[in-house]
Context: one part of a larger RNA
Molecule: large-subunit ribosomal RNA, domain IV
Organism: Selaginella bryopteris
RNA sequence: CCCCGGUUAAGGAACUCGGCAAAUUGACACCGUAACUUCGGAAGAAGGUGUACCCCUAGUAGGUGAAGUUGUACAAACGGAGCCCAAUGGGGUCGCAGAGAAUCGGUGGCUGCGACUGUUUAAUAAAAACACAGCACUCUGCAAAGACGAAAGUCGACGUAUAGGGUGUGACGCCUGCCCGGUGCUGGAAGAUUAAAUGAUGGGGUGCAAGCUCUUGAUUGAAGUCCCAGUAAACGGCGGCCGUAACUAUAACGGUCCUAAGGUAGCGAAAUUCCUUGUCGGGUAAGUUCCGACCUGCACGAAUGGCGUAACGACUUCUCUGCUGUCUCGACCACAGACUCG
Numbered sequence: 001c002c003c004c005g006g007u008u009a010a011g012g013a014a015c016u017c018g019g020c021a022a023a024u025u026g027a028c029a030c031c032g033u034a035a036c037u038u039c040g041g042a043a044g045a046a047g048g049u050g051u052a053c054c055c056c057u058a059g060u061a062g063g064u065g066a067a068g069u070u071g072u073a074c075a076a077a078c079g080g081a082g083c084c085c086a087a088u089g090g091g092g093u094c095g096c097a098g099a100g101a102a103u104c105g106g107u108g109g110c111u112g113c114g115a116c117u118g119u120u121u122a123a124u125a126a127a128a129a130c131a132c133a134g135c136a137c138u139c140u141g142c143a144a145a146g147a148c149g150a151a152a153g154u155c156g157a158c159g160u161a162u163a164g165g166g167u168g169u170g171a172c173g174c175c176u177g178c179c180c181g182g183u184g185c186u187g188g189a190a191g192a193u194u195a196a197a198u199g200a201u202g203g204g205g206u207g208c209a210a211g212c213u214c215u216u217g218a219u220u221g222a223a224g225u226c227c228c229a230g231u232a233a234a235c236g237g238c239g240g241c242c243g244u245a246a247c248u249a250u251a252a253c254g255g256u257c258c259u260a261a262g263g264u265a266g267c268g269a270a271a272u273u274c275c276u277u278g279u280c281g282g283g284u285a286a287g288u289u290c291c292g293a294c295c296u297g298c299a300c301g302a303a304u305g306g307c308g309u310a311a312c313g314a315c316u317u318c319u320c321u322g323c324u325g326u327c328u329c330g331a332c333c334a335c336a337g338a339c340u341c342g
Stems, first nucleotide, its partner, number of pairs: 001337001005333004010328002014326001019323001027051005036041001038171001052093005062084003068078003094098001106321001108319002112315001113313002118130002134169007146155003172308004177238003182235002184231005191226003197220001202215005239257005266300001267297001278294005
């Protein structure tokens, strides 16, 4: 110097991105326990008190229950020997300390996200990601749809629409607005277009001719596309300018342009807010974070779900209290290594 430990005056997070690490707490019994809540919880909430040994209470209460007796005789009842053995209360004893060591929760408050238990990047990520029960749409009538496979065949399923596949959302509560113009999907005995096929007509070559052959291409002609509808818990989308009220400001109101329709409820400087450390309030002596509001939403918004939400979380933000060598600011001790000598 360093590893792993131990102790530390006064202060007690001033450390730091951040209480990281350490410390505190810790067992059992009793008392006591808030908001909120899906009435189950929250809860070991929080916060307190006691704890050793000896004597008495007391070999008591209690437990177990032999022999034996009765018996409708594997039941049951009576019976109580033997064994185990409290609590509570009273009195006393010792120590600084009685859950004397070890094992062994720190706690509370306000947010965000995800309902939850679960799963995950074997070896830098455990999470707000994935999954989930629930919800919805859609396909599938059974030789099912779908999947694997040149095929045979197999799974689906020895199942049958309360079943199976796919997609999205993600407990629960309250809800889920408008747009079908584009793209997709579904439907549509008409019409347009149209491939192979069909082959009316005309023309060329050759031949005496019949014919053979080269070509022209009228007509008929499927799906698809065009066309007409439907459909958004399908992919998706959800405006601008100007004026107006008896202070000012603002605009319930009016005008106009455009659109398929112009963002409804709810939420909102948010895991989303650029300007921005927005403004106001709270907390601090002092707060770019935090909490509560406001709404001027650069660029929230309703199953690409919206807003709430008890419980839960090795998640996340802020904070109180307790606690501490994290720090002020270091110090000492012990072990191992380095180091010195050999």